[in-house]
RNA sequence: UUGAAGCUGAUGGGAGAGAGCUGGUUCCCGGCCGCCGAAGAUGCAAGUUUCUAUUAUUGUCAUGGUAGGAACGAACCUUUCAGGUAAAAGGACCAUUGGCAGAUC
Numbered sequence: 001u002u003g004a005a006g007c008u009g010a011u012g013g014g015a016g017a018g019a020g021c022u023g024g025u026u027c028c029c030g031g032c033c034g035c036c037g038a039a040g041a042u043g044c045a046a047g048u049u050u051c052u053a054u055u056a057u058u059g060u061c062a063u064g065g066u067a068g069g070a071a072c073g074a075a076c077c078u079u080u081c082a083g084g085u086a087a088a089a090g091g092a093c094c095a096u097u098g099g100c101a102g103a104u105c
Base pairs, nucleotide, nucleotide: 006100007099008098009097010096011095012094013093018033020032021031022030023029024028034085035084036083040081041079043077047072048071049070050069051068052067053066054065055064056063057062
């Protein structure tokens, strides 16, 4: 000097579902019923690794097959815990831009 992954700030865009009933001190809190999935969180497929048993091969500290167990293992999938269900706020994700970072050259 090049400036990947990752983290983060700002700006813009950004879905879904009852302004439900009811009590109260009525911007909000509580109870009851219905609903949504895109804060967060839960779960796991293929596969990888490993352990045990068994079996085949060339006395064999090994390699492969089969069966079972364990760990890791994605999502806009799943659950609906949390959150949400007029507006506001929030919002995965996308775009632009700044900072940190420092793979690679």
This is a predicted structure of a 105-nucleotide RNA (Glycine riboswitch aptamer) from bacterium 1XD42-8. Its mean pLDDT, the model's own confidence on a scale to 100, is 82. Its Rfam family is "Glycine riboswitch aptamer". Its family is annotated with glycine biosynthetic process in the Gene Ontology. About the family: This family represents the bacterial glycine riboswitch. For this family Rfam cites "A glycine-dependent riboswitch that uses cooperative binding to control gene expression" (Mandal et al., Science, 2004). Of the family's consensus pairs, 90% are formed in the model. The RNAcentral record of the sequence draws on Rfam.